[in-house]
C1' cells in the first nucleotide's frame, strides 16, 4: 500500500430503529465470633470521533482514528 473484522461500565462481552444490560469486580447492609460462600441494596456508560439518513441512530450510510488479521 490493498482486503476483512472490531471498538458499549475498572475487566470480558450482550444489545437487528423508540429512554442501555448480564457476569466478574467495587462500595454498602444482612447473615458468621472473624474470613469465605450466600442474600439484598447501590454507584459506576456523552455507546471511538466527525458528519448523513429518518419523527427517533448504539444500531443504517460515509468519512476519519485505533486494534487485530490477511495478501503484498
Nucleotide at each position: 500500500g490493498g482486503g476483512g473484522u472490531u471498538g458499549u461500565a475498572g475487566c470480558u462481552c450482550a444489545g437487528u430503529g423508540g429512554u442501555a444490560g448480564a457476569g466478574c469486580g467495587c462500595u454498602u447492609g444482612g447473615u458468621u465470633u472473624g474470613c469465605a460462600u450466600c442474600c439484598a441494596a447501590g454507584a459506576g456508560g456523552c455507546c471511538c470521533u466527525g458528519g448523513g439518513u429518518u419523527c427517533g441512530a448504539u444500531a443504517c450510510c460515509c468519512a476519519g482514528c485505533a486494534a487485530c488479521u490477511c495478501c503484498a